Record summary:
A computed fold for a 125-nucleotide RNA from a Chloroflexota bacterium, annotated as SAM riboswitch aptamer (S box leader). The model forms 94% of the base pairs in the Rfam consensus. It matches the Rfam family "SAM riboswitch aptamer (S box leader)". Rfam links the family to the GO term regulation of gene expression.
[in-house]
RNA sequence: GGUUCAUCGAGAGCGGUGGAGGGCUCGGCCCUGGGAAGCCGCGGCAACCGGACACCCUUUCGCCGGGGUGGACACGGUGCCAACUCCGACCCGGCGCCCUGCGAGCGCGGCGGGAAUGAUGAACG
Numbered sequence: 001g002g003u004u005c006a007u008c009g010a011g012a013g014c015g016g017u018g019g020a021g022g023g024c025u026c027g028g029c030c031c032u033g034g035g036a037a038g039c040c041g042c043g044g045c046a047a048c049c050g051g052a053c054a055c056c057c058u059u060u061c062g063c064c065g066g067g068g069u070g071g072a073c074a075c076g077g078u079g080c081c082a083a084c085u086c087c088g089a090c091c092c093g094g095c096g097c098c099c100u101g102c103g104a105g106c107g108c109g110g111c112g113g114g115a116a117u118g119a120u121g122a123a124c125g
Stems, first nucleotide, its partner, number of pairs: 002124007013042005021031003025089004043081003048077003053070006090114004095109003
């Protein structure tokens, strides 16, 4: 780097080092010498997986084991700690505007929904 599934409007930052970038891409808009990324230390957030516990199913004489559900817990494995995945990008809906003799379409604006992209986890090859 790939495949599948789940989640993404909540939450949580200080110090040291470093010295100009960062927010995946593009556009916008932000953050940043009152110090970016990266690295280190400490602190915190969070129940995705494990572990522990309770209940149910299964099997059993009974346990163990297997499966499911639940609430709690940062003990173990990850993750995360500006802005909704920062907003938009593609499609759909309805509303308003523009245009017009009238209506529709296109276009523009904001709203709602769904994709896509990306991120994280779990499983797999």